[in-house]
Molecule: Bacterial RNase P class A
Organism: Bacteroidales bacterium
RNA sequence: AAGGCCUUGCGAGUUGUCGCGGCGUCUUCGGGCGCUGAGGAAAGUCCGGACAGGACAGGGCACCCUGCUGUGGAAAGCACAGGUGGGAGUAAUCUUAGGUAGACCGUAACAGAAAAUAACCGCCCGCAAGGGUAAGGGUGAAAACGCGGGGUAAGAGCCCACGGUCGGCGGUGGCGACAUCGUCGGGGUACGGAACCAGGGCCUGCAAAACCAAAUAUACUGGCAGAUGAGGGCUGCCCGCCCGAUGCCAGGGGGUAGGUCGCGAAGAUAAAUGACAACACAAAACAGAAACCGGCUUACGGCAAGACCUUCGGC
Repeated sequence: AAGGCCUUGCGAGUUGUCGCGGCGUCUUCGGGCGCUGAGGAAAGUCCGGACAGGACAGGGCACCCUGCUGUGGAAAGCACAGGUGGGAGUAAUCUUAGGUAGACCGUAACAGAAAAUAACCGCCCGCAAGGGUAAGGGUGAAAACGCGGGGUAAGAGCCCACGGUCGGCGGUGGCGACAUCGUCGGGGUACGGAACCAGGGCCUGCAAAACCAAAUAUACUGGCAGAUGAGGGCUGCCCGCCCGAUGCCAGGGGGUAGGUCGCGAAGAUAAAUGACAACACAAAACAGAAACCGGCUUACGGCAAGACCUUCGGC
């Protein structure tokens, strides 16, 4: 210098003019003045919480979620640091998985003889029938530890050394996951759920919920009138005719409209947060609150800082 990789910060500022919402204040009720007014994701609504209502003696089954270790955290399918196995990359680094596998159950498509009580070809024994054999071939995502030696009819962890792997015991280091060393032992592979273990999980959400409360109707209570006709229909009124047991007044609770609160140093109401100009050369990306908080995920033009890696060049 170029390329890469990881982390972090910013993602607009000042002034002026005009415009909009909220609050305060003044008002001659027209308005004036002052203060204040979106994001790092306000998004997706995925996880957790707080708050709220409902349900709920206590316990269990079923169902669902989570699953390495430590620390932080109210908690989290959260963050940071670390550990182990697999994968990608020259590397920095990225990515993925994670309780158990003793027992029990399940699965292993296609291909292949066989997918876990393996014999198709091949090899060996045998006249044959048949038997032995997991070394070699071929199939497959996966084939019964690797390699060397012994052994054998041919072979094979059948035996042995070394290595690998799994398990037990012990030493050392670490809070721990685990690492490392020694020793003993094992060989029936892989996957993981409906098996087992541990922890967690009631339902619904601010259109939650709470308070005040019209008009109309009215549970209930009281008073008055009423078959000696209340009241109603025909009617504007009286008479008349018809119907015939309730009517009127007051109190009163629940609930509706509406209002308040929940609700905020943006903030509810069909819902404001904008435009222009100037000032550095320049204002653009993704996007816009609707009850609140912590995370995660996703979107994003550009600017800045730091650590590290690779290649090339120079001193």